[in-house]
RNA sequence: AGAUAUUAUGGGCAAACUUAUUGAAAAAUAAGGACGCAAAGCUAUGGGUCUGUGCUGAUAAAAUAUUUGCACUGAUCGCCAGGCUGCAUAA
Numbered sequence: 001a002g003a004u005a006u007u008a009u010g011g012g013c014a015a016a017c018u019u020a021u022u023g024a025a026a027a028a029u030a031a032g033g034a035c036g037c038a039a040a041g042c043u044a045u046g047g048g049u050c051u052g053u054g055c056u057g058a059u060a061a062a063a064u065a066u067u068u069g070c071a072c073u074g075a076u077c078g079c080c081a082g083g084c085u086g087c088a089u090a091a
Stems, first nucleotide, its partner, number of pairs: 006091005012037002017032006035078001041084003045081003048076003052072004057067004
C1' cells in the first nucleotide's frame, strides 16, 4: 500500500397516506411523510399482477352489468427470476 471477513459509525433509498400536476385508466412526477430496503441502483428479457381495446364462452338480463379464455396496448424492477453495475471511515 492492497485484498477478504466481521463489527461499529456515517452517508443512501423511501411504502401507506396527504397535496399539486400529467394520464382515459393502471400509474407517473414533485413536495410532505417513513412501512421497510445492502442493491428498494439500472434494465420490462421470462413468468406473475394491474389498466385499456378487440374477439370469445358463461351468468343475470335485455339499457347493460359481472365474469372466463386469447390477442394486442400500456404500467409495475418496493411480486419472483435473469442480465449489468455497485459507498465512505474506523477497529
Description: c-di-GMP-I riboswitch aptamer from Pectinatus haikarae, 91 nucleotides, folded computationally. The sequence was found by an Rfam model in a public genome assembly. Model confidence (mean pLDDT): 82 of 100. Lineage of the source: Bacteria > Bacillati > Selenomonadales > Selenomonadaceae > Pectinatus.